This is a predicted structure of a 502-nucleotide part of an RNA (small-subunit ribosomal RNA, 5' domain) from an uncultured bacterium. The prediction has a mean pLDDT of 85. It matches the Rfam family "Bacterial small subunit ribosomal RNA".
[in-house]
Context: one part of a larger RNA
RNA sequence: GACGAACGCUUGCGGCGUGCCUAAGAAAUGCAAGUCGAACGGUCGGCAUCUUCGGAUGUCGGUAGUGGCGAACGGUCGCGUAACACGUAAGCAACCUGCCCCAAAGUUUGGGACAACAGUCCGAAAGGGCUGCUAAUACCGGAUGUGCCCAGUUCUUGGCAUCAGGAACUGUGUAAAGCUUUUAUGUGCUUUGGGAUGGGCUUGCGGCCUAUCAGGUAGUUGGUGGGGUAACGGCCUACCAAGCCAUUGACGGGUAGCUGGUCUGAGAGGACGAUCAGCCGGAUUGGGACUGAGAUACGGCCCAGACUCCUACGGGGGGCAGCAAUUAGGAAUCUUGCGCAAUGGGGGCAACCCUGACGCAGCGACGCCGCGUGGAGGAAGACGGCUUUCGGGUCGUAAACUCCUUUUAACGGGGAAGAAGCAAGUGACGGUACCCGUUGAAUAAGCCCCGGCUAACUACGUGCCAGCAGCCGCGGUAAUACGUAGGGGGCGAGCGUUGUCC
Numbered sequence: 001g002a003c004g005a006a007c008g009c010u011u012g013c014g015g016c017g018u019g020c021c022u023a024a025g026a027a028a029u030g031c032a033a034g035u036c037g038a039a040c041g042g043u044c045g046g047c048a049u050c051u052u053c054g055g056a057u058g059u060c061g062g063u064a065g066u067g068g069c070g071a072a073c074g075g076u077c078g079c080g081u082a083a084c085a086c087g088u089a090a091g092c093a094a095c096c097u098g099c100c101c102c103a104a105a106g107u108u109u110g111g112g113a114c115a116a117c118a119g120u121c122c123g124a125a126a127g128g129g130c131u132g133c134u135a136a137u138a139c140c141g142g143a144u145g146u147g148c149c150c151a152g153u154u155c156u157u158g159g160c161a162u163c164a165g166g167a168a169c170u171g172u173g174u175a176a177a178g179c180u181u182u183u184a185u186g187u188g189c190u191u192u193g194g195g196a197u198g199g200g201c202u203u204g205c206g207g208c209c210u211a212u213c214a215g216g217u218a219g220u221u222g223g224u225g226g227g228g229u230a231a232c233g234g235c236c237u238a239c240c241a242a243g244c245c246a247u248u249g250a251c252g253g254g255u256a257g258c259u260g261g262u263c264u265g266a267g268a269g270g271a272c273g274a275u276c277a278g279c280c281g282g283a284u285u286g287g288g289a290c291u292g293a294g295a296u297a298c299g300g301c302c303c304a305g306a307c308u309c310c311u312a313c314g315g316g317g318g319g320c321a322g323c324a325a326u327u328a329g330g331a332a333u334c335u336u337g338c339g340c341a342a343u344g345g346g347g348g349c350a351a352c353c354c355u356g357a358c359g360c361a362g363c364g365a366c367g368c369c370g371c372g373u374g375g376a377g378g379a380a381g382a383c384g385g386c387u388u389u390c391g392g393g394u395c396g397u398a399a400a401c402u403c404c405u406u407u408u409a410a411c412g413g414g415g416a417a418g419a420a421g422c423a424a425g426u427g428a429c430g431g432u433a434c435c436c437g438u439u440g441a442a443u444a445a446g447c448c449c450c451g452g453c454u455a456a457c458u459a460c461g462u463g464c465c466a467g468c469a470g471c472c473g474c475g476g477u478a479a480u481a482c483g484u485a486g487g488g489g490g491c492g493a494g495c496g497u498u499g500u501c502c
Stems, first nucleotide, its partner, number of pairs: 001501003005498005012371006018364002020329001025327002029324003034069003039066002042063009076282003086206007095199002100195008108142004117132006147174002150171009178187002208254003215245003220242008257279004261272004284305005307318004335361001337360003343357001344355004374404004384395004409439006418429001446491005451472003457486005467474002
């Protein structure tokens, strides 16, 4: 000098930041991921028309279910990880990429189901079985094939070793879905090529401690065939060879998320990695795959373990390292708040819905910054305190008193920007910020130190006691070092102490 700090004393206001560093312990309660009726059949309610009074049709609104997209983002934490995890620089002629953009072509004809629903049965519940009916942008056939995939033949261009690209021909294979009425240059769907974005893989170099760890390794190192993957590869497998790594530190052990950065320092360097941003990893512990463009998936599934809850004892449910809140631990860290108005995200043609992301407010002097607690005049100097050589000295222009101001405060009045959408409408914050007026010095100062280092001295009490102390050291009867008082010094809404780093 610094801090995500803590502790002691003290505390007026505002702005901007910041706040479980410990138990990745446990876990009440509420919320944190939905949306689409312009994909679909039902069903409910309102209105209108018709009615044989049973109902039918139309329209508006709602909706459990099927279906689509999203749920892999956003948010949180740092357990693990010494590794191509990260940073940086390259490579992929070894790869994938939903939504989005550009371009080309197409969008044809059939079929059978399953939810919902109805009936019935089982169960305490969670939930489930059977029978029957039904729609679709759900599912499954046929057609077409601009194209694309695969195989073959011919030609051709290029390169980086394996090779890569293009053209022509032949053959096999391979698509689709509709919806709306504002009927249009709508919006979807299918195939292909390109782009953009996001990802996957490989490699050079770089960044901890330990030799009281010296040898390590059998899918180990390489090859061939096969499998697998989006893709290369011992990634996996069969066979073959015997390699591969290591004192330039292998292997083992310990510790640790990495980086942009932060702190310090003249720099070199050292230490650290809170908040914010990028990457990685985790989601009660361990294992596994499914779905999907994308997960081996925090608020999905299955299995096992521990814990916990319900139970009719047969069986079921749960996972805050999301936001608040609770408990435990601890020196220690906040509200079970408001709003989707803005920014951003998901769904939707839209209206709009959802969004504890986010925007705000609340709490904490935790930090930084700013402001105030009044200004001018006022005695050879009141009272009082302390001290004294008893003359005085000092607190001290300090107070009183006079004149003035009103930051701040209280009250009254006015009152935003942030809003961008074609127009209109739309503000949580908030009647906030800010402006004007009224009142009245009114509402507002402490903490540490005074032996030397180190700015600041006397008196009394105590008597190696009580105590102080960062180091040296003070205290045993005149202690500037302990305690109190007066005075003084330093900083100031803070001041000291402790801890850690430079």